[in-house]
RNA sequence: GGCAAGCAAGGGCAAACCCGUCGCAAGACGAGGGGCGCAAAGCCUCCGGUGUCAGUGCCUCAACAGGGCUGAGAUAGCGGGGCCGCCGGC
Numbered sequence: 001g002g003c004a005a006g007c008a009a010g011g012g013c014a015a016a017c018c019c020g021u022c023g024c025a026a027g028a029c030g031a032g033g034g035g036c037g038c039a040a041a042g043c044c045u046c047c048g049g050u051g052u053c054a055g056u057g058c059c060u061c062a063a064c065a066g067g068g069c070u071g072a073g074a075u076a077g078c079g080g081g082g083c084c085g086c087c088g089g090c
Base pairs, nucleotide, nucleotide: 002090003089006086012038013037017033018032019030020029021028022027036077042083043082044081046080047079048078049075050074052072053071054070057069058068059067060066
């Protein structure tokens, strides 16, 4: 440096839900509780997906409903990709 892996040892993270704060919302945060799970559940929205809000500019529509595009934002625990990395083994 690479590969497979989480067997040994010591550990790590933390879903739903509850509490608190923030946000219109999706959702986020916490030297909180909790623990479904995770071998990158460490970090990054570059690509795709999925929610949310706005709006009626464009398309669709019988329609002022709904859907699509668009804009903003969310999700890295939806997937791909990028970066970095602990112990033991080969």